[in-house]
RNA sequence: CGGGGUGUAGCGCAGUUGGUAGCGCGCUACGUUCGGGACGUAGAGGUCGGAAGUUCGAGCCUUCUCACCCCGA
Numbered sequence: 001c002g003g004g005g006u007g008u009a010g011c012g013c014a015g016u017u018g019g020u021a022g023c024g025c026g027c028u029a030c031g032u033u034c035g036g037g038a039c040g041u042a043g044a045g046g047u048c049g050g051a052a053g054u055u056c057g058a059g060c061c062u063u064c065u066c067a068c069c070c071c072g073a
Base pairs, nucleotide, nucleotide: 001072002071003070004069005068006067007066010025011024012023013022019056027043028042029041030040031039049065050064051063052062053061
């Protein structure tokens, strides 16, 4: 320098014909217990790496860009 892949909650990930952003673990509160753990119920937590564009509508499509990984030179 060229090609490909990944980026979504604290962590690990799902989210495909574009139509309200979810699951597990973790966290908080309550119940249960003498207390803890386990279990049950409820809840908080995200401007989907960044910017722009297309569209009535973008995590998803297009362009640029950043970080990391792989391949080639």